[in-house]
RNA sequence: AACGUAAAGGGCAAACCUUCCUAAAGGUAGGGACGCAAAGCCACGGGUCUAAAGCGAAUACUGAUAUCGCUAUGAUAGCCGGGUUGCCGCAG
Numbered sequence: 001a002a003c004g005u006a007a008a009g010g011g012c013a014a015a016c017c018u019u020c021c022u023a024a025a026g027g028u029a030g031g032g033a034c035g036c037a038a039a040g041c042c043a044c045g046g047g048u049c050u051a052a053a054g055c056g057a058a059u060a061c062u063g064a065u066a067u068c069g070c071u072a073u074g075a076u077a078g079c080c081g082g083g084u085u086g087c088c089g090c091a092g
Base pairs, nucleotide, nucleotide: 003089004088011036012035016031017030018029020027021026034078040084041083042082044081045080046079047076048075049074054070055069056068057067
């Protein structure tokens, strides 16, 4: 260095509940643990999610309003890959 987790010290925190932000996805804080050897950090590539704004369509209506489709500049790092930093060192 690679490697993966034997031991030791620990770390993070899914669902759900409460709170706040948000159009939403989702995120913050607290509780809580499904799990994680990077479940630390970074949206670079792919995937996935949302659609306020924008564009288009159809129906109804004639005051408005409502529906569907497309679309990321939004989100997801606990979807995968990649980049980067890091604890331990039994066995191989």
Model confidence (mean pLDDT): 85 of 100. This is a predicted structure of a 92-nucleotide RNA (c-di-GMP-I-GGC riboswitch aptamer) from a Peptococcaceae bacterium. NCBI's taxonomy places the organism under Bacteria, Bacillati, Clostridia, Eubacteriales, Peptococcaceae.